[in-house]
Molecule: transfer RNA
Organism: uncultured Clostridia bacterium
RNA sequence: GGGGGUAUAGCGCAGCGGGAGCGCACUUGACUGGCAGUCAAGGGGCCGAGGGUUCAAAUCCCUCUAUCUCCA
Repeated sequence: GGGGGUAUAGCGCAGCGGGAGCGCACUUGACUGGCAGUCAAGGGGCCGAGGGUUCAAAUCCCUCUAUCUCCA
């Protein structure tokens, strides 16, 4: 320098055009003498950045950034 993959909640991930979700973690309450644990309820992410297509974009297209990988 060129090709490809990945980027979504604190962490690990799902979501291939129209509700942003799951598990763990966190907060509150109940049970327990207490820790832990179980049960119930709840908070938290404008989806890496910018632009384009579309009535509508996390999702499709382009550029950039970060990271992983292959080739030179």